[in-house]
Context: one part of a larger RNA
RNA sequence: CCGUCGAGAUUUGAGGAGAGCUGACCCUAGUACGAGAGGACUGGGUUGGAGGAAUCCCUGGUGUGUCAGUUGUUCCCUAAAGGGGCAACGCUGAGUAGCUAGAUUCCUAACUGAUAACCGCUGAAAGCAUCUAAGUGGGAAGCAGACUCCAAGAUUAGAUCUCACUCCAAUUUAUUGGAUGAAACCCCUUGUAGAUUACGAGGUUGAUAGGCGGGCGGUGGAAGCACUGUAAGGUGUUAAGCCUACCCGUACUAAUGGUUGAUAGGG
Numbered sequence: 001c002c003g004u005c006g007a008g009a010u011u012u013g014a015g016g017a018g019a020g021c022u023g024a025c026c027c028u029a030g031u032a033c034g035a036g037a038g039g040a041c042u043g044g045g046u047u048g049g050a051g052g053a054a055u056c057c058c059u060g061g062u063g064u065g066u067c068a069g070u071u072g073u074u075c076c077c078u079a080a081a082g083g084g085g086c087a088a089c090g091c092u093g094a095g096u097a098g099c100u101a102g103a104u105u106c107c108u109a110a111c112u113g114a115u116a117a118c119c120g121c122u123g124a125a126a127g128c129a130u131c132u133a134a135g136u137g138g139g140a141a142g143c144a145g146a147c148u149c150c151a152a153g154a155u156u157a158g159a160u161c162u163c164a165c166u167c168c169a170a171u172u173u174a175u176u177g178g179a180u181g182a183a184a185c186c187c188c189u190u191g192u193a194g195a196u197u198a199c200g201a202g203g204u205u206g207a208u209a210g211g212c213g214g215g216c217g218g219u220g221g222a223a224g225c226a227c228u229g230u231a232a233g234g235u236g237u238u239a240a241g242c243c244u245a246c247c248c249g250u251a252c253u254a255a256u257g258g259u260u261g262a263u264a265g266g267g
Base pairs, nucleotide, nucleotide: 001153006163007162008161009160010159011158015150016149017148018147021049022048023047024046025045026044027043033038050108051107052106053105054104055103059101060100061099062098066094067093068092069091070090071087072086073085075084076083077082111145112144113143118138119137120136121135166179167178168177169176170175171174183260184259185258186257187203188202189201190200191199208254209253210252211250212249213248214247215246217243218242219241224237225236226235227234228233
C1' cells in the first nucleotide's frame, strides 16, 4: 500500500523450509553351508561416532570491582590508625546471577501409500509358451504422507469467538461541526527482548524500575575496644563485617501528560 464497517484474540493450511547418516558388540548360532579350514542370510537386543535441538539441576569455565589477602606510591581524606586513587581488574585466592561446553537431556524411530529396476499369479493374440495385451500381487536409504518450523500478499487476501457502534446542532439532504466511544498510538517506568526498530511486563483501580526491609548465596572472622607479648603478632567481643545481577515483601521516589479513532451497516 492492498483486502476487510472499526477493533482485539484464537486459528485452518494452499504452499515452503528443515530433518533423513553410520560403526561395533551380543543372541539367534559355532546353527544353515562345508571333507575341513572356516562360517552366514534373517530376526531381536546393547552401546558408540558424527550431526542437530534444548537447558544450566549436576561437573567445570568466565564472572573488569562481590569478599578477602598483599606490593609500590614525591597523590588525597586526616598527624597516627583506618580508608580512597593509580599501577593490565596492580597482583593473588575464591565467587552469586547471567552467559557458556569437555556438562545434562532428547532427536535422526516406528509406520502407511503409490512406485523404479526386478520377482510373480492368471492369461490370450499364436490349441504350446509367455509377468501383459484385459486383469492382478510383491518390491528401495529414493517419491508422497507421517515428525519439526514458517505460513491467508493463498489478491481465490479464508474461518471462529468477543468488544464497540450512543446523541446533539446546522444546512446546500448528504454533508459539516461538537460530545461519546471498542481499541490503538505518542510519551513514561522498564526486561525474560534488543544495534535501531520490533517484542514482552507495567503506567497510581500500580509492585514496572530504583530505594528500603527480609531471605538465599558469596567471602571468611571488619573497625573500635579489652587482654597478652619487648615486638612482629595473637586472643576475645564475633560465623563477625561487607556484599552486584537472584527470591519475597513494602508506594518512600519515578511511571506526568497527550493524540488518533468506526459510529447501525457493511456485494